A computed fold for a 97-nucleotide RNA from a soil metagenome, annotated as SAM riboswitch aptamer (S box leader).

RNA sequence: UCUUAUCCAGAGAGGCGGAGGGACCGGCCCUGCGAAGCCUCGGCAACCUGACGAAAGUCAAGGUGCCAAUUCCGGCAGAAUGAUCUGGAAGAUGAGA
Numbered sequence: 001u002c003u004u005a006u007c008c009a010g011a012g013a014g015g016c017g018g019a020g021g022g023a024c025c026g027g028c029c030c031u032g033c034g035a036a037g038c039c040u041c042g043g044c045a046a047c048c049u050g051a052c053g054a055a056a057g058u059c060a061a062g063g064u065g066c067c068a069a070u071u072c073c074g075g076c077a078g079a080a081u082g083a084u085c086u087g088g089a090a091g092a093u094g095a096g097a
Stems, first nucleotide, its partner, number of pairs: 001097007012041005020030003024075004042067003047063002049060004071090001076087004
């Protein structure tokens, strides 16, 4: 970079650190009652994996991933024109190339 699946569920304490963070832009939020980052321990989930099974699936948790807010909401297009709905783009994660 390409293909493909999922993204309205779920799950945080401590230590170091010391001002940012929520991808981008706009909004709206979180944050000295301590942001990012790093470490330790814990947890969630079940994509790959393993066991059982004819299958559907059940169980486990080794490799990833994740643990404010629906991917926090919108961004583009269409239908309604008031809230809204549908699809897409972008992004994230897994698996494969």

Background:
It matches the Rfam family "SAM riboswitch aptamer (S box leader)". Its family is annotated with regulation of gene expression in the Gene Ontology. The sequence is in RNAcentral, with records from MGnify.